A computed fold for a 73-nucleotide RNA from an archaeon, annotated as transfer RNA.
RNA sequence: GCCUCAGUAGCUCAGUGGCUAGAGCAGCUGAUUUGUAAUCAGCAGGUCGGGGGUUCAAAUCCCUCCUGAGGCU
Numbered sequence: 001g002c003c004u005c006a007g008u009a010g011c012u013c014a015g016u017g018g019c020u021a022g023a024g025c026a027g028c029u030g031a032u033u034u035g036u037a038a039u040c041a042g043c044a045g046g047u048c049g050g051g052g053g054u055u056c057a058a059a060u061c062c063c064u065c066c067u068g069a070g071g072c073u
Base pairs, nucleotide, nucleotide: 001072002071003070004069005068006067007066010025011024012023013022018056027043028042029041030040031039049065050064051063052062053061
C1' cells in the first nucleotide's frame, strides 16, 4: 500500500428499510431472610464510531474519514 470483517446500554451481543431500538450480565429500589447470598417484582441506563448522501422513512443501503482484528505484498 491492497483486501476482508467488526464498531449498537458499563460489559457480551441481537436487530438485514417502517411498531416506542431490545436481551443477558452488571447497577439501583422494593419484597423475601435473623443477616448475607440466591430468588422474585420493578426502575434507570443509548446522539446505533464521526460526517455526508439516497429514500416518504436509515442502526440497516451508498460514499468518505476514524478506531480495532485478521490476511496479502
Rfam family: tRNA. Gene Ontology term of the family: triplet codon-amino acid adaptor activity. It was read from a public genome assembly.